[in-house]
RNA sequence: GCCACCCUAGCUCAAUGGUAGAGCUACUGUUUUGUAAACAGUAGGUUCGCGGUUCGAUCCCGCGGGGUGGCU
Numbered sequence: 001g002c003c004a005c006c007c008u009a010g011c012u013c014a015a016u017g018g019u020a021g022a023g024c025u026a027c028u029g030u031u032u033u034g035u036a037a038a039c040a041g042u043a044g045g046u047u048c049g050c051g052g053u054u055c056g057a058u059c060c061c062g063c064g065g066g067g068u069g070g071c072u
Base pairs, nucleotide, nucleotide: 001071002070003069004068005067006066007065010024011023012022013021018055026042027041028040029039030038048064049063050062051061052060
């Protein structure tokens, strides 16, 4: 220098155009003499940024940023 893939909650990941979810973690409650476990619940998001297409974009397109791998 070229090519491919990825970027979504604190972490690991879903969501293939119609108001973004799960597990773990955290917090609260129940239970226990107490802790853990179990059960119930709550909270947590500028979906990397800026534009474009569309009635509508996490999703499609362009340009940037970051990461991983391959080729040279």